Overview:
The RNA shown here (Bacterial RNase P class A) has 356 nucleotides and comes from Desulfurivibrio sp.

[in-house]
RNA sequence: GGGAGUGGGCGCAUGAUCGCAUCGGCGCAGGCCGGUGAGGAAAGUCCGAACUCCGCAGGGCAGGAUGGUUCGUAACGCGAACCGGGGGCGACCCCGGGAAAGUGCCACAGAAAACAUACCGCCCCGGUUUUCCCGGGGUAAGGGUGAAAUGGCGAGGUAAGAGCUCACCGCUUUCAUGGCAACAUGAAAGGCACGGCAAACCCCAUCCGGAGAAAGACCAAAUAGGAAAGCGCUUGAGGGCUGCCCGUCCGAAGCUUUCGGGUAGGUUGCACGAGGUGCCGGGUGACCGGCAUCCCAGAUAAAUGAUCAUGGCCCCGCAAGGGGUACAGAAUUCGGCUUACAGCCCACUCCUUUUU
Repeated sequence: GGGAGUGGGCGCAUGAUCGCAUCGGCGCAGGCCGGUGAGGAAAGUCCGAACUCCGCAGGGCAGGAUGGUUCGUAACGCGAACCGGGGGCGACCCCGGGAAAGUGCCACAGAAAACAUACCGCCCCGGUUUUCCCGGGGUAAGGGUGAAAUGGCGAGGUAAGAGCUCACCGCUUUCAUGGCAACAUGAAAGGCACGGCAAACCCCAUCCGGAGAAAGACCAAAUAGGAAAGCGCUUGAGGGCUGCCCGUCCGAAGCUUUCGGGUAGGUUGCACGAGGUGCCGGGUGACCGGCAUCCCAGAUAAAUGAUCAUGGCCCCGCAAGGGGUACAGAAUUCGGCUUACAGCCCACUCCUUUUU
């Protein structure tokens, strides 16, 4: 100098003038003064909760979600550390229960795709003097097909071969050591296998009540305290407990259904929080604890803006100068995940080239 990897941050700023919303103070009032005013994703509505309402509580089945171990957290399908497998020269990145409980699938090619099989080939015997060819028997080491073909490699052995035998590796089981654990290391025994797919059905382990701010609560007003039908009135109608069942609870001049009429207005929920920031301590880390300090939108058809000037950054240009400035906008709140983004900055690490 070039090319990569990982993590973090900014993402326009300031001033003036005018305008808007809200909160606080002052004022009899008109109004005046002051504070504050879209995000890193506010998006998606994908997970988890807080909160509100229903349910006195429960059991079973169904259904759904997650899936290495340990830890963090209010919780999670999220995060941290570690373990194992795979990819990459490397920094790093990706994946994670079970195929020996059962069922199912693996196109085409190939002899055969899983208690799978002999196409080419190799060996032996016979038909023949030999070759070619034919028949019988053995074989799965070599070749072929394929994404994948009865553990790998070496030696011995064999008619030729084969874990047939042996050593090493792999695999299974047991024991010892280390670790909370997943696992790692070592030793011993065993010829040990009939592949892959579970984001195929399934099995195992763990977890799961529902609905959702238009949740809810309160106030005011208006109408028709309307009409009909069915069931029932303690011999229990009807309703609730997720979808079903069991069980259980509420329930009396009551419940359900149909038709018809009125209102759809106001207040609250509504922003002081699992809150922000700084420092200290603990921890490998996610994170936890302590002290101090701060209050940073709350609209309701929806405010958070417009103009001018100066500057920042980027591009073109010798310069003058010109052009551009991304993705995108709160609506109960918070923790995550996913997606979008012009341009810029910081730190650490890897590979490579050159020079000293």
The sequence was found by an Rfam model in a public genome assembly. Taxonomically the source falls in Desulfurivibrio (Bacteria, Pseudomonadati, Desulfobulbia, Desulfobulbaceae). It matches the Rfam family "Bacterial RNase P class A". Rfam classes the family as a ribozyme. Gene Ontology terms of the family: dimeric ribonuclease P complex, tRNA processing and ribonuclease P activity.